[in-house]
């Protein structure tokens, strides 16, 4: 350096399906108050809709969705992914700004779990961060042991580790 391979309190990903959450919300009508706004994310522009009555409140009627998650099945896989940063693509009328997506570069996390405080987020759903706590993998070192095993204690970090060349 190259091949091959190994983790597992649900190992990691994608698709398909199903759930719950969104939400009895946004819409969409029916009467009614009522009197100038209002709608295209946000600012500006622009359009457009309104005194033939806007937003908006009160009563009834009908009622999603999408990002964002849970299972399960197949398939792909063991830096599997995941996240943060920047850049420049694309969508949301036009600019800028923000969100979503996805590429590309560098970074940082060995892996899930719990529990806590942040933060994003419609929400502890999740997700990232911090910190604790055990756990499981693999090395190294020490001690138990003739030895093989196996136990226990300490450190290390996936640019790890086993086999093979």
């Nucleotide at each position: 350096g190259a091949u091959a391979g190994a983790g597992g309190u649900u190992g990691c990903g994608u698709u398909u399906u199903u759930c719950a959450a969104g939400a009895g919300u946004a819409u969409u009508u029916u009467u009614u108050c009522g009197g100038a706004g209002g709608u295209a994310a946000c600012a500006g522009g622009u359009a457009c809709c309104g005194u033939u009555g806007a937003g908006g409140g009160a009563a009834g009627a009908a009622g999603a969705a999408a990002g964002g998650g849970g299972a399960a099945c197949a398939c792909g896989c063991c830096g599997a992914a995941a996240g943060a940063u920047a850049a420049g693509g694309u969508a949301u009328c036009c600019u800028g700004u923000a969100u979503a997506u996805g590429u590309u570069a560098u970074c940082u996390u060995g892996g899930g779990c719990a529990u806590a405080c942040g933060u994003u987020u419609a929400a502890g759903a999740a997700g990232c961060g911090u910190a604790u706590g055990a756990c499981u993998g693999u090395c190294a070192u020490c001690u138990c042991g003739u030895a093989a095993g196996c136990a226990g204690a300490u450190g290390g970090g996936g640019c790890g580790c086993u086999a093979u060349c």

Lysine riboswitch aptamer from uncultured Acetatifactor sp., 165 nucleotides, folded computationally. RNAcentral holds the sequence, with entries from MGnify. Its mean pLDDT, the model's own confidence on a scale to 100, is 76.